[in-house]
Source information: This is a predicted complex of two RNAs, RNase P RNA and transfer RNA, with 471 nucleotides together. It holds a member of the Rfam family "Bacterial RNase P class A". It is annotated as a ribozyme. Rfam describes the family as follows. Ribonuclease P (RNase P) is a ubiquitous endoribonuclease, found in archaea, bacteria and eukarya as well as chloroplasts and mitochondria. Its best characterised activity is the generation of mature 5'-ends of tRNAs by cleaving the 5'-leader elements of precursor-tRNAs. Cellular RNase Ps are ribonucleoproteins. RNA from bacterial RNase Ps retains its catalytic activity in the absence of the protein subunit, i.e. it is a ribozyme.
RNA sequence: UUGUAAAUCCGGGUAGUCGCUGCAUGGUAAUGCGGAGGAAAGUCGGGACAGCACAGGGUACCAUACUUCCUAACGGGAAGGGUUUGCAGCAGUGAUGCUGCUGACACAGCCAGUGCCACAGAAAAAAUACCGCCCCGGUCUCGAUCGGGGUAAGGGUGAAAACGUGAGGUAAGAGCUCACGCCAUAUCCGGGCGACCGGAUAUGAGGGUAAACCUUAUGGGCUGCAAGGCCAAAUAUACCGGCAAUUCGGUUCGCCGAUCAAGGGCUGCCCGUCCGGUGCCGGUGGGUAGGCCGCUGGAGGCUGGCAGUGAUGCCAGUCCAAGAUAAAUGACUGCCGGAUCUGAAAACCAGGCAUUUUCAGAUUGCACAGAAUCCCGCUUACAGGAUUUACAACGCU
RNA sequence: GCUCCCAUCGUCUAGCCCGGUCAGGACGCCAGGUUUUCAUCCUGGUAACAGGGGUUCAAAUCCCCUUGGGAGUA
Numbered sequence: 001u002u003g004u005a006a007a008u009c010c011g012g013g014u015a016g017u018c019g020c021u022g023c024a025u026g027g028u029a030a031u032g033c034g035g036a037g038g039a040a041a042g043u044c045g046g047g048a049c050a051g052c053a054c055a056g057g058g059u060a061c062c063a064u065a066c067u068u069c070c071u072a073a074c075g076g077g078a079a080g081g082g083u084u085u086g087c088a089g090c091a092g093u094g095a096u097g098c099u100g101c102u103g104a105c106a107c108a109g110c111c112a113g114u115g116c117c118a119c120a121g122a123a124a125a126a127a128u129a130c131c132g133c134c135c136c137g138g139u140c141u142c143g144a145u146c147g148g149g150g151u152a153a154g155g156g157u158g159a160a161a162a163c164g165u166g167a168g169g170u171a172a173g174a175g176c177u178c179a180c181g182c183c184a185u186a187u188c189c190g191g192g193c194g195a196c197c198g199g200a201u202a203u204g205a206g207g208g209u210a211a212a213c214c215u216u217a218u219g220g221g222c223u224g225c226a227a228g229g230c231c232a233a234a235u236a237u238a239c240c241g242g243c244a245a246u247u248c249g250g251u252u253c254g255c256c257g258a259u260c261a262a263g264g265g266c267u268g269c270c271c272g273u274c275c276g277g278u279g280c281c282g283g284u285g286g287g288u289a290g291g292c293c294g295c296u297g298g299a300g301g302c303u304g305g306c307a308g309u310g311a312u313g314c315c316a317g318u319c320c321a322a323g324a325u326a327a328a329u330g331a332c333u334g335c336c337g338g339a340u341c342u343g344a345a346a347a348c349c350a351g352g353c354a355u356u357u358u359c360a361g362a363u364u365g366c367a368c369a370g371a372a373u374c375c376c377g378c379u380u381a382c383a384g385g386a387u388u389u390a391c392a393a394c395g396c397u
Numbered sequence: 398g399c400u401c402c403c404a405u406c407g408u409c410u411a412g413c414c415c416g417g418u419c420a421g422g423a424c425g426c427c428a429g430g431u432u433u434u435c436a437u438c439c440u441g442g443u444a445a446c447a448g449g450g451g452u453u454c455a456a457a458u459c460c461c462c463u464u465g466g467g468a469g470u471a
Base pairs, nucleotide, nucleotide: 001393002392003391004390005389006388007387008386009385010384012336013335014334015333016332017331018330020035021034022033023032024031025030037368041379042378044377045376046375047374048373049224050223051222052221056271057270058269059268061220062219063218064217065216066080067079068078069077070076081107082105083104084103086101087100088099089098090097091096108215109214113213114212115209116208117207130155131154132151133150134149135148136147137146138145139144140143163181164180165179166178167177168176182206183204184203185202186201187200188199189198190197191196228293229292230291231290238284239283240282241281242280243279247258248257249256250255260277263275264274265273266272300319301318302317303316304315305314306313307312337366338364339363340362341361342360343359344358345357346356347355398470399469400468401467402466403465404464407424408423409422410421417454425443426442427441428440429439430438447463448462449461450460451459
């Protein structure tokens, strides 16, 4: 210097003219100030806020899932732990282990139970032997065949084959036995807040699958600013369908108390409980179709200091930065910048192409995209540019 | 704006919940047969899981993101 990867930031600037929208002054003509984003997007997660609900019990549903910490909260983030892909090196007969670099992980539990594992294959989970190996018996042309049995070491099938390697053992074999190694469970010792790590002993029923049912633990009331409040305006208990029309006691005759129907509330459902007495539920249809509040000063931004590995927190100073409602934030022109194309020159090279740089001309308003209650995250989209770090290549000293 | 749902041959759909055959059927289209010819009818063929990623041995189906379409709500 170039390239790749990761992280962070920017993502056109400026001047003039004409508009749009909010506020203030002002007083009906204007003036001044403010006016999109890092994602305003997807509406995925969480909260603020608002309304309704909130005696109790049972059951269902949904979400999350290594640990500690951060946070208002989260399925988010930080730090760590574990598992694992690829490459390289070392140790070992080998299985395998260790180290370094580089990525990935929705990472509780298949030793709680149940289910599933197509095709192929003998067998897909306590295996019924296809080929092969071995033993016994029969037959004969004496190495073949038939029958019975053993065997999961080998072949073959499959995504996956009943722990792996080495040795012993055996008729042949087999965790059958031994040593080593991996895995799982239980107990103990040491370290760590913890996940977990290191070590010892014992056990062994040693395939996968929970983004299969499920189990365990934790959390979750429902609806969303078209929430909700106020003012104005308007009006038809009109039609259709369905359901129901209690009983008893007291009474000063006004009612009161108890019981219970249709139906309703307790916002998934059930129990239970409360309301309910001339209506209740569902549908069709008619009227209104305006305004104000909620509405933007907030878990706010910026700068500095302190604490912390970090996410983040605390303190001090300073600043106020859109609020529209069919929906404002724009249009035109000039200059600068960018991008694309063309031409010329130079560098590189033996030369040409390509590339880079400079100059000139032309084209192009120029990435993704646009607030709609607000905030914190996540995810997705994004021309081009800048900075930092890591790695690789080349050149110079 | 908010809250939800759906996407399979050219068209209408089954399969998805509970993963496993070459994704089945009807209409259509194409070719052949039947007929003097056409229609009907018979036989055969054609043609699809919205896109991407993940879990799994295996995905239309399970999970996540994106795209497109639809419904309800003052």